[in-house]
RNA sequence: GCAGUUGGCUGGACGAUCGCCGCUGCCGGUAACCGCGGCCCCGUGCCGCGAAGUGCCGGAAGGGGAGGAAAGUCCGAACUCCACAGGGCAGUGCGCCGGGUAACGCCCGGGCAGGGUAACUUGACGGACCAGUGGCACAGAAAAAAUACCGCCUCGGGCAACCGAGGUAAGGGUGAAAAGGUGCGGUAAGAGCGCACCGCGCCGGCGGCAACGUCGGUGGCAGGCAAAACCCCGCACGGAGCAAGACCAAAUAGGGUGGCGUAGGCGGAGCGGCGCAAGUCGCUCGCGCUCGACGGACGGCCCGUCCGAGGCCACCGGGUAGGUCGCUUGAGCCCGCGAGCAAUCCCGGGCCUAGAGGAAUGAUCGUCACGCCGUAGCCGGCGUUCCCCGAGAGGGGAACGUCGGCGAAGGCGGACAGAAUUCGGCUUACCGGCUGGCUGCGACG
Numbered sequence: 001g002c003a004g005u006u007g008g009c010u011g012g013a014c015g016a017u018c019g020c021c022g023c024u025g026c027c028g029g030u031a032a033c034c035g036c037g038g039c040c041c042c043g044u045g046c047c048g049c050g051a052a053g054u055g056c057c058g059g060a061a062g063g064g065g066a067g068g069a070a071a072g073u074c075c076g077a078a079c080u081c082c083a084c085a086g087g088g089c090a091g092u093g094c095g096c097c098g099g100g101u102a103a104c105g106c107c108c109g110g111g112c113a114g115g116g117u118a119a120c121u122u123g124a125c126g127g128a129c130c131a132g133u134g135g136c137a138c139a140g141a142a143a144a145a146a147u148a149c150c151g152c153c154u155c156g157g158g159c160a161a162c163c164g165a166g167g168u169a170a171g172g173g174u175g176a177a178a179a180g181g182u183g184c185g186g187u188a189a190g191a192g193c194g195c196a197c198c199g200c201g202c203c204g205g206c207g208g209c210a211a212c213g214u215c216g217g218u219g220g221c222a223g224g225c226a227a228a229a230c231c232c233c234g235c236a237c238g239g240a241g242c243a244a245g246a247c248c249a250a251a252u253a254g255g256g257u258g259g260c261g262u263a264g265g266c267g268g269a270g271c272g273g274c275g276c277a278a279g280u281c282g283c284u285c286g287c288g289c290u291c292g293a294c295g296g297a298c299g300g301c302c303c304g305u306c307c308g309a310g311g312c313c314a315c316c317g318g319g320u321a322g323g324u325c326g327c328u329u330g331a332g333c334c335c336g337c338g339a340g341c342a343a344u345c346c347c348g349g350g351c352c353u354a355g356a357g358g359a360a361u362g363a364u365c366g367u368c369a370c371g372c373c374g375u376a377g378c379c380g381g382c383g384u385u386c387c388c389c390g391a392g393a394g395g396g397g398a399a400c401g402u403c404g405g406c407g408a409a410g411g412c413g414g415a416c417a418g419a420a421u422u423c424g425g426c427u428u429a430c431c432g433g434c435u436g437g438c439u440g441c442g443a444c445g
Stems, first nucleotide, its partner, number of pairs: 001441010012368007020065002023062002026059005032054002034050006040043001067416001071427002074425005079241004091237005096110005111125001112123004126232002132230002135225002149172002151168007180198006199221001200219008245325004255316006264291001265289003268285007294308005332351005338345002370413004377406013
């Protein structure tokens, strides 16, 4: 320098103008609440006054206002309510070992297996005779305690081509996959049939906390793939979610408790209030009437008394609308020291940083920074022609063409996305920029 691999950080800055959403105090308005006073037809009434408070409207000011993923809602929790004696079944998830963590299916370190020359990377990575059930398309003789299609060998028959019986998994063929591999011996031909090495199983020693590694012995070898097929083993798991949930609480309707209350009406007369008056309202009566009087109890009937439905009034309680809380101080963030390979943790110091309702955090312009393109120009490589120096080899220069790089001026660009109870993860999206470690190849010193 080129190619690659793996981490971390960042997600424009400043100014001006115009906006958006909360908060704080200030100014102005408003009589809805509230306070004071008055009036009557005495009511959830009306009138007047009051801006200190609650609220509403407007103004000007101060201060605050999204993310690395706020996203998907896929895991794990906090918190809240409901359920729950204990045990089991079912269901779901996870599954090499050690560590981290509040917890996890997350993270770190390690082991083994696959990929890569390497840095590095990928893996649901317990169990497949010795529990059980099922599957393996097509092809192939045969797809799992098996099997003889071709071939090879032996025997019998036949003049021969060939036919029949048996042996054989070394060779061929099929397939994703064919019953340990290579070599030597052996054999009629073959074969773990025998032997050596490799592989595999078992036993033991050593190293390691462990997964596992390594060494030695031993066994002719033990039977394919898939458990992200059912299944078996081990471990974990109650449900719903801030529209959780708690509090305050209107109108209307309904519920409960207590109280009042059950005959009057029409007419007449008198008195009083208001009104200029006509009149009207209220009260009273040894007044009049051929008007009328719910249910029950007191044995029946009449009177009388009592209780009650309907009715009226007051109070209580539940729920709804609405409001308040939950709500942002938290497994928090930043800096530093230390422990650890690391994830992470301990200690010390500092900081407070949107809380909200279907939802505000934006736009324009200017300057700067950044990235890309790029005219003039500059630099480099290659080719052609020409000139100069030189005896030559060669050296130097110019023009044109072409390729590449830099680049005044100028132009273009800035993504993905949008808090809604809160954390820890994972996954996915993203114009770009900065930066650390490591690996391979090449050149030069």
Predicted 3D model of a 445-nucleotide RNA (Bacterial RNase P class A) from a Vicinamibacterales bacterium.
Its Rfam family is "Bacterial RNase P class A". About the family: Ribonuclease P (RNase P) is a ubiquitous endoribonuclease, found in archaea, bacteria and eukarya as well as chloroplasts and mitochondria.
A source record names the gene rnpB.
The sequence is in RNAcentral, with records from ENA.